[in-house]
The RNA shown here (transfer RNA) has 75 nucleotides and comes from a Bacteroidia bacterium. The source organism's lineage runs through Bacteria, Pseudomonadati, Bacteroidota and Bacteroidia. Its Rfam family is "tRNA".

RNA sequence: AGUCUCGUAGCUCAGUUGGUUAGAGCACUUCUCUGAUAAGGAAGGGGUCCACGGUUCAAAUCCGCGCGGGACUAC
Numbered sequence: 001a002g003u004c005u006c007g008u009a010g011c012u013c014a015g016u017u018g019g020u021u022a023g024a025g026c027a028c029u030u031c032u033c034u035g036a037u038a039a040g041g042a043a044g045g046g047g048u049c050c051a052c053g054g055u056u057c058a059a060a061u062c063c064g065c066g067c068g069g070g071a072c073u074a075c
Base pairs, nucleotide, nucleotide: 001073002072003071004070005069006068007067010026011025012024013023019057028044029043030042031041032040050066052064053063054062
């Protein structure tokens, strides 16, 4: 330098043939249970999907570019 791939909640990820209000598990908060802790039970908070631009009636999902991580190739 080139090619490919990934970037969604604190963490691990699902959702990517565009269309009901963005989800799961763990973690976190409150309550319950217990002599107490853990486990269990109930309720709840938290992200507008890496940034910008474009296409569209409508974009996390398509396109362009940039940024960041990873793999490979080459000098």